The part of an RNA shown here (large-subunit ribosomal RNA, domain II) has 851 nucleotides and comes from Dioscorea alata. The prediction has a mean pLDDT of 81. RNAcentral holds the full RNA, with entries from SILVA.
[in-house]
Context: one part of a larger RNA
Formats: sequence, structure tokens, C1' cells
RNA sequence: CACGGGCACGCUCCAGGCACCGGCCUGCUGGCUCCCCAUCCAACCCAUCUUCAAAUACGAACUAAGGAGUCUGACAUGCGUGCUAGCCGACGGGAGUGAAAACCAGGAAGGCGUAAGGAAUCUGAAGGGCGGGAUCCCCCACGAGGGUUGCACCGCCGACCGACCCCGAUCUUCUGUGAAGGGUUCAAGUUUUAGCAUACCUGUCGGGACCCGAAAGAUGAUGAACUAUGCCUGAGCGAGGCGAAGCCAGAGGAAACUCUUGUGGAGGCCCACAGAGAUACUGACGAGCAAAUCAUUCGUCUGACUUGGGUAUUGGGGUGAAAGACUAAUCGAACCAUCUAGUAGCUAGUUCCCUCUAAAGUUUCCCUCAGGAUAGUUGGAGCCCGUGCGUGAGUUCUAUCGGGUAAAGCCAAUGAUUAGAGGCAUCGGGGGCGCAACGCCCUCGACCUAUUCUCAAACUUUAAAUAGGUAGGACGGUGCGGCUGCUCCGGUGAGCCGCGCCACGGAAUCGAGAGCUCCAAGUGGGCCAUUUUUGGUAAGCAGAACUGGCGAUGCGGGAUGAACCGAAAGCCGGGUUACGGUGCCCGACUGCGCGCUAACCCAGAACCCACAAAGGGAGUUGGUCGAUUAAGACAGCAGGACGGUGGUCAUGGAAGUCGAAAUCCGCUAAGGAGUGUGUAACAACUCACCUGCCAAAUCAACUAGCCCCGAAAAUGGAAGGCGCUGAAGCGAGCGACCCACACCCAGCGAUUGGGGUGAGCGCCAUGCCCCGAUGAGUAGUAGGGUGCGGCGGCCUUCGCAAAGCCAUGGGCGCGAGCCCGGGUGGAGUGACUGCCCGUGUGGAUCUUUUU
Repeated sequence: CACGGGCACGCUCCAGGCACCGGCCUGCUGGCUCCCCAUCCAACCCAUCUUCAAAUACGAACUAAGGAGUCUGACAUGCGUGCUAGCCGACGGGAGUGAAAACCAGGAAGGCGUAAGGAAUCUGAAGGGCGGGAUCCCCCACGAGGGUUGCACCGCCGACCGACCCCGAUCUUCUGUGAAGGGUUCAAGUUUUAGCAUACCUGUCGGGACCCGAAAGAUGAUGAACUAUGCCUGAGCGAGGCGAAGCCAGAGGAAACUCUUGUGGAGGCCCACAGAGAUACUGACGAGCAAAUCAUUCGUCUGACUUGGGUAUUGGGGUGAAAGACUAAUCGAACCAUCUAGUAGCUAGUUCCCUCUAAAGUUUCCCUCAGGAUAGUUGGAGCCCGUGCGUGAGUUCUAUCGGGUAAAGCCAAUGAUUAGAGGCAUCGGGGGCGCAACGCCCUCGACCUAUUCUCAAACUUUAAAUAGGUAGGACGGUGCGGCUGCUCCGGUGAGCCGCGCCACGGAAUCGAGAGCUCCAAGUGGGCCAUUUUUGGUAAGCAGAACUGGCGAUGCGGGAUGAACCGAAAGCCGGGUUACGGUGCCCGACUGCGCGCUAACCCAGAACCCACAAAGGGAGUUGGUCGAUUAAGACAGCAGGACGGUGGUCAUGGAAGUCGAAAUCCGCUAAGGAGUGUGUAACAACUCACCUGCCAAAUCAACUAGCCCCGAAAAUGGAAGGCGCUGAAGCGAGCGACCCACACCCAGCGAUUGGGGUGAGCGCCAUGCCCCGAUGAGUAGUAGGGUGCGGCGGCCUUCGCAAAGCCAUGGGCGCGAGCCCGGGUGGAGUGACUGCCCGUGUGGAUCUUUUU
């Protein structure tokens, strides 16, 4: 090296087994999500004004679409960006896709800034000191030490510029210049600078100014076809009655003239049609016949009558037999358009989500009282220090200060006020003696003295409690020196400046945070409770104070309920309690032991609180106090209840008992000159009093527990209901048990505080990890998200089906919302990022539309 064999591994093919994956079929099971039905428990309808709404307060039948803090000018604070003693860039030019813009060069236009002061001529800022200060550095006995340095900023004091007030050297045409110096004057200044432009949030003012809404005002037009009145020109009014003037005739008369019958036909005459009107029924109708009508009735109807046409007069004007009537269904000022989106301190409405925080109804001022500004209250943006120094406190202690309320006081002041007692003088009234007396005596007061009773918001000697101010150290103490225009007899005092010394850090407790600046919203109707308090007879009345609540707030209890009692709340699970409860409704002992209560109009039964009083009760239960009683009480039954004497007076009469005054004696066991009934007056009965029987307790007054009376209203009714009686009532005691969102423990999510963390460099940290605490919320603030429409950038999806729509499919997010699957549909759509809004509806008697 070749060949052959074996073994191992690899590759390929075939067959079988096992495992895994996929498809289909059948069946069973679990979960997520959602729908329907039934039962138990809880559960009032939203929005709004309001102290308070489920309200017998208002808006709302339902659906769809539309519908309300916008834009702009000038400012202010904050924050971001660019340049910076500057910044911006009108304007014209270049370039350009265009008659644009962005962009470029110039910009000696202008604005703001870089210097102020002064009315102005005009003049015009040079370095400072002290205290507090982050940091940095040094030293050691390493601590809570000492020293150095002192940023920003803050406070104080100087100096400077200008104006003003003084002083006035020098020079000078005698008009000015004005050095040095001074001032408790003024200033929006300087002392080594910070601005300009722009974006955004918030706010202010002016604009229609968040949206809708007046009664009004102004200017200029249009109307007298309705209606008011005048004028012109036309038309209409049937029948009956009364019977003026004038005339005829007759009669009378001397005459004047008078009378009578006719005739005649006047009249704002009578009755009454048409017409025109409109009294009553307060009739009909009252979604009508009608935005004023109908029926009956009624007043007028030859006149100031009715009516057609024409014409005249009009808006602060007309016209008016006058009613503020009428002027086109409009009139105490017509209608139309415009100013005009008029204004409204007034009413209504005002649109997605989550998280943090969170009020006020009070002060002062206002032609202010339904409103504003201002302070307070609240939020946000920060700045500056800080970790055991300093600093702070709704607290206590110590020291000290102010007060005039409560109480007290009135034999203390002021004021009010009761009662006696004593009384010299004085004053007033009355009286006696007296001719009279400022003579004497008596008496009542004033007055005085010592007492006594009762009081005070505008009395007080005294005088609290509570509450309030200040202090409890380095910004202090002390020594020396200096300055001053203050003070001062005085180098006296006071203040300030400089230098040195002194650390036991000068009460307790508590907190890690303390201090400072700027901007802005809402609010400026309040109400309730305990206590104090003013007015009022009182009030769920009106007005104050302190505190706490409701408003803005749910939860457990009070049956029910803004405020009472308990207790304040992320989402879940377990345990334990508060207030209140434990017969059943209804979770939990028909628990234990002791008293009380019987209540037939109507026993009673838990803060606020949903009522009852004075007064009364041999109902019953306790208590206090005083009596009687074995020398026999009390109660019951029985006996006696006499004599002087019919006491005296009075009376017609009065004998115990109409009345008045008095009220003794005897005998007795006891018996009143009589407690009641009674008589014309007597009589008679009875009582007090005494005795017998009986036999052991009895009586009065007051007090307070429960109960009863006092206790009458209108739909039928309320301890919440049923019901309850050695309670399921009332009083007091002892245990057990029930449950709140409270307390304790565990988990999760959010907010906030603290700590750690990228090891070659840069970025990825708006991240990741650990620990603690907290949580209610209306008006309101702040932060972070979500959705609609549109425009850029960068990507995506789509006839193998986009958007939209449907729906009892699945999932994510606390939520607004989002994603996927299915059906339908048939052409566009979406994410991320940046920007712009005519951007989110349930309400407005909202607008239009559907039913």
C1' cells in the first nucleotide's frame, strides 16, 4: 500500500416499537366573562338656591344633533429658552418654487436697559465699617472644641450724587463765580452693574368678554281699510198716541177781553218696528260658531239720530260729550328697522377621569345691607439654614405685672329701706295752766345717738377662680477708654463706639424641623348644642361670649331624624370593643339574687324628645316624732249620765242646747250651768265622763317611694309593633353574650418622607431595591392622565376586506378609557412624536328634530 474479516461511529434505504408535535371526530370536566328568573337584606329623585330638600320648593315625557371662561391689547408674579452691557430688528435688499414665510448681509430708524436729582437754567455718584452667615483651610485633650476665611442674602451705621436750608475763602466787567465746612430736610438714587427678546401657566383692566334673559333710552321710517273727531257729498227712519202756535164758528161782555167745539199738526214729547245700542240672567258657549258670539230680557228710535264714499289731523304727536278712552286683535305713549351681541350688584345653566391639599359666612371702609374693596382663612411657587447646636409650642412650672367680674359688705362712703329704744338743744303741728311771755307742763313728728331688717347693671372698703402680658441669658454679665447738638449744679446721667475678661448654655415636657419671600382662588346670608348672658309674658323668638359640632360627613346607636350618644372612613381577611342592647319581629341570657307596683276614659317602660301642674287619697310600702296600755288601754256590747237649778240677764216664750255675760257648789265610780237631735216652751233620745264583759297591743301629726284622682277635640292609631303582670314594668346589684368603616394583626394598591444603587469612560435614573408614616371632604387651588377634530415628522394596516355599526365572546387599566376574537359592512385607516383647538353635556320653561 492492496485485499478480506470483525468491532465502533457516521450516512442512506426498508420494517417495527416508543416518545413528541399537528389535524379531524366523539365524549367528559374545570375556569373567566356575561344574561335571565326567584328569595333574603340594604336602599326616598336627580339638578339647584339654601343654615337646612326625599319634599306639599322650582326645572325635567323620551331620542338624536347643536349648546356656555374664548380671542386680543396693555400689565403683574412665576417658570423655561436665546444672547448678554447689551437685547430686539421697522425698513429696503439678496436668495427662493410665489404676488409668501422660514433663511442671509446691512441696519448710525426706534424701543427697553446701561444714572440720578430738580418745576427749571442745570448739576451729576471710587473703593467703607459692624453683626448674622453656607463653604474652605489649620490646630489639638477628637467633642456639642478652638482659630482663619468669609459667597449669596438679611439687619444696622457711615460716606457720596442731585434738590433744599446755612456758612461764605478766592476771583470779578460790581454783575456774578462760588473752594473748604455744616444740616434731626427731600429722593422712585450710588457704594463694582443685569438686562432685553420670546414661549407657557395663573391673575388684573379694557374690549359683546362664560352663555341665555329685561323694564328702559336714542335715530329714522310706516300707518286713520279698525277706531276718535271735524268738514264735503249722498242715503235711511213703518204704525199708534198726546195735541203748541195760527185759523174758522158759537157763547158771554159796555169794553179790554174771556170761555167752548172744531181745524191745525209743533215737539232734542209718549208707546213702539227697522236701525243703531247693550241692563239683567252674573243664562248658553267658554280647545267656542266667535281671540267677545248666541237666546230671552232691556234702554233709545225726528234727532246732540243712523249710515256709505271722499277729505283732514299721528307717536311725547293726534283725537277725545273725559273712560287714560281710541290711534289696524298692540296704548299710562303705536308699529317697523337700526344704535345692539344695549346694560343687569338679579334668576337659570355651565360638558371626561384619578390623586394631593382644603375653606368662609368674621374685621375695617363704601349713597354699603341680594354687592364690592381690605385684613383674616386656603393653595401653589419657591428661597435659606438645620440635624441633636439652634429654634419652636392652643402645655406645665417659677418670677412678676395689670384688672374690679363672681362672691362679699351696708351697726364702711353713695343711694334705697323696716322696726322699736333713748334724747340736751333747735324747728313744726296739737293740747293744758295762763292776760301774756323764746314762761312752765303734756303729746305727735322732724332731727340726733347706739342698735336692728332688707338691697344695688350704671354703689363699694375687701375681693377670687378662669383668662391675659412679660421674663427664665452671649442680642448676656463685668472692667477700662472714647464720642454726643440729648440730659445736666456737677465728667452727672443716658445712649453709642472700641478693647479685655467670664461657658455650670442658666426651669419642665414635647416635636424633628425652623425661618423668610412672592402670586392667586373661594368666602364675606350661616345654623345648632352645653355653660355664661341681654331684650321679651313666652317662643323651634331676636341679639352676644367661650368651646365643640352641622354646613363640607359617611358609619354604629337614639324605631323615624342636618346638629344628640359613640366614633370620623383607601381595598380586603381575622380578632376585640364603644354607645346601645339580649321574649318575638331582630344578632345576643324568657340569666342570677333583692325590693316596689294592680292601675276599666288611660298602669308603666331610657339624654336631646316629642309635655303635664297646684292640690288631694284609712290604696300600699318605708321613715321621723309624740302619746295610751296587764293599776287592762283602743274597738265592740251593756249599765249609769244626778242634785242646788227652770243659775243670771234678755225675750211674747228660752227649763243644758235663738242670744249675752259668767261658768260655782254638793253627792259621787262618774255625770258639762252642757256635744248634737228635738219642742211654741217642756218632755224624750244622745254625747263628753264613769263602770262591767272582753282581751293585747292601740292612736295622732308629719314625711317620701310606687299607684290613683286632678286629666276634655275633632279621619282610626300607636312605649316602633306584637305583646308583657313573682314582667318583657320601676329601683339598685352581679355575671355572660351581641356588633361599627373605632382599636389590634396580616396582605394589596396610592401618596409622602428617608436611605441605597451603573464596579474604564459617556448615556441608559422620569429606573431599580429597602424602611417608615398617612388616608373624610362642599366652594376652591395644584399635579398627572384619557377621549374627539385638524396639521407636520416617522412608521403601520388594508378587496386574502379599512373605517363605521351590532353583540349574551375574551382580556388590560383605580378610572376616564383601551386592545383582541365574531357578525355586518365595502374604501380607506391607525400607532408613536410635535403642534393647533369653534374639543367631551342630563339639566339652561335651552334651539331644531324623532316617537